[in-house]
Context: one part of a larger RNA
RNA sequence: CUGGGCGUAAAGAGCGCGUAGGCGGAUGAUUAAGUCUCAUGUGAAAGCCCUGGGCUCAACCUGGGAACUGCGAUGGAUACUGGCCAGCUAGAGUACGGUAGAGGGAAGUGGAAUUCCGGGUGUAGCGGUGAAAUGCGUAGAUAUCCGGAGGAACAUCAGUGGCGAAGGCGGCCAACUGGACGAGUACUGACGCUGAGGUACGAAAGCGUGGGGAGCAAACAGGAUUAGAUACCCUGGUAGUCCACGCCCUAAACUAUGCGAACUGGAUGUUGGGCACACUUAGGUGCUCGGUGACGAAGCUAACGCAUUAAGUAUCCCGCCUGGGGAGUACGGUCGCAAGGCUGAAACUC
Numbered sequence: 001c002u003g004g005g006c007g008u009a010a011a012g013a014g015c016g017c018g019u020a021g022g023c024g025g026a027u028g029a030u031u032a033a034g035u036c037u038c039a040u041g042u043g044a045a046a047g048c049c050c051u052g053g054g055c056u057c058a059a060c061c062u063g064g065g066a067a068c069u070g071c072g073a074u075g076g077a078u079a080c081u082g083g084c085c086a087g088c089u090a091g092a093g094u095a096c097g098g099u100a101g102a103g104g105g106a107a108g109u110g111g112a113a114u115u116c117c118g119g120g121u122g123u124a125g126c127g128g129u130g131a132a133a134u135g136c137g138u139a140g141a142u143a144u145c146c147g148g149a150g151g152a153a154c155a156u157c158a159g160u161g162g163c164g165a166a167g168g169c170g171g172c173c174a175a176c177u178g179g180a181c182g183a184g185u186a187c188u189g190a191c192g193c194u195g196a197g198g199u200a201c202g203a204a205a206g207c208g209u210g211g212g213g214a215g216c217a218a219a220c221a222g223g224a225u226u227a228g229a230u231a232c233c234c235u236g237g238u239a240g241u242c243c244a245c246g247c248c249c250u251a252a253a254c255u256a257u258g259c260g261a262a263c264u265g266g267a268u269g270u271u272g273g274g275c276a277c278a279c280u281u282a283g284g285u286g287c288u289c290g291g292u293g294a295c296g297a298a299g300c301u302a303a304c305g306c307a308u309u310a311a312g313u314a315u316c317c318c319g320c321c322u323g324g325g326g327a328g329u330a331c332g333g334u335c336g337c338a339a340g341g342c343u344g345a346a347a348c349u350c
Stems, first nucleotide, its partner, number of pairs: 003322004007304002012318001014201001016199002021194003025088001027086002030083002033081002035077003040072003049065006091191001092188005098181002103177002108172002110154001115149007125136002162169002206247006215241002220236004258317001260315001262313002266295001268293010299306002323350003332343004
């Protein structure tokens, strides 16, 4: 080394695209590199193993054999793998004609509500809590009506509903644009899968420059509570939250479950299509393809549970794990404006 694993024990990379590489449908022909086989050369001696002999035995010495599982060249075999050639259509893709959708970026626009400003009515309270107080209010608040300004978010619809690779996406309207699905015809003819490096995207917070700022609100201030209260509760309140551009690159980035394709009982809800049947009227029944749930058979599992959306049965490729602490630390490298990220030990200790 040959091992065993990765839902919860250590372990699936946050997620795509894709280079090298690895792996790859079905038929015929050819080749003979892998593979198999015959004989052959070589594979020093000693040692190991087998079998004789010599020291009285043994160790030791010595003869012969076997072995040396390897390598080279040659002859042969051709099922499988590979190379090359030809054709195929079941994988993959293209065109045509449909469907659903908070998929994306950009522009416009609407109403409710909060706050603020102006005006009217009106008077002594309002607000807040477990109870209070700080706070606001006779310079007229709260309440109520009218008008205006501005920012942010879109109640109901709303749904284990939908879309997206993930992060994520929700008022309305039109334009631009990515993907998915079902139905069949035609076409291309394995064009495929995965993917070390690489590259793009990546919630929130945070950073840079410039705007914006209604509400909320780290920090901060005050009031309470308390033995104390650098908190929980209350009154305020600045960054921030919003926009543009540029960075950061993390997360319980979770289904704690990598991707692709295949196979393996059922019954049920829902969503998007198609086909058939029945009835024509809300609507139904059956079959089928694609999602998304709940339940369960075999099987699997340490158990919990998973169970055609597998954690079952087998397969291809990648990533990762190998006792706890030290430690995601130190050092080095690299990226970053910084914060810090990525990579990532050891001593020691149990």